[in-house]
RNA sequence: GUUAGAGUAGAAGCAGUGCGUUAAGUGUUCAGGGACGGGAUGUUGCUCUGAAACGAAGGUUCUCCGCGAUACUGCUUCGCAUCCGCUGCC
Numbered sequence: 001g002u003u004a005g006a007g008u009a010g011a012a013g014c015a016g017u018g019c020g021u022u023a024a025g026u027g028u029u030c031a032g033g034g035a036c037g038g039g040a041u042g043u044u045g046c047u048c049u050g051a052a053a054c055g056a057a058g059g060u061u062c063u064c065c066g067c068g069a070u071a072c073u074g075c076u077u078c079g080c081a082u083c084c085g086c087u088g089c090c
C1' cells in the first nucleotide's frame, strides 16, 4: 500500500428470578444534565433529575393462574457515517 475483519451506546426474541396489581413502574410532553467503538468530527438512539397531563385485570382451591409498553440477570441474533487507529492475509 491492498483486502478482509473485530469492537460502543443500545434493540429484539427466549428463559430464569423479582416488583407491582392497596398502581409503583412503563409510555407521552416540557426543562436541565450525563454517557455513547481507541482518537477526532458528527448522526442515531440511550440514560438521569425535576415538573405536567394521561392511565391499568384481576381471580383463586391460599398458593397458584393471570395481568403490566414492569425491573434485573443469562443466552441468541442484530448493532457507527467519514478519517485515523487495532487485528489477519498479500
Base pairs, nucleotide, nucleotide: 001090003088004087005086010078011077012076013075014074015073016072017071018070019068020067021066028052029051030050031049032048033047034046038084039083040082041081042080058065059064